[in-house]
Background:
Predicted 3D model of a 74-nucleotide RNA (transfer RNA) from Candidatus Iainarchaeum sp. It was read from a public genome assembly. It matches the Rfam family "tRNA". Rfam's curators write: Transfer RNA (tRNA) molecules are approximately 80 nucleotides in length.
């Protein structure tokens, strides 16, 4: 240089043929229980999906670039 894989709240992740509130765990925030903590309960708040363009009525999803991590060949 060439090839493959990946980037999605704080962290870990679904999400596979484009479609109607991007969903789960953990962490966190409230309240309830407890003398009190923790555990458990009910609830809230946080991601327009690495970046830009493109194609579509409609994009995480599909194309084209760019970018940053990982593998492999050279």
């Nucleotide at each position: 240089g060439g090839g493959g894989g990946g980037g999605u709240g704080g962290u870990c992740u679904a999400g596979u043929u484009g479609g109607u509130u991007a969903g789960g765990a953990c962490a966190u925030c409230u309240g309830c229980u407890u003398c009190a903590c923790a555990c458990g309960c009910a609830g809230g708040a946080g991601a327009u999906c690495g970046a830009g363009a493109g194609u579509u009525c409609g994009a995480a999803u599909c194309u084209c670039u760019c970018u940053c991590c990982c593998c492999c060949c050279a």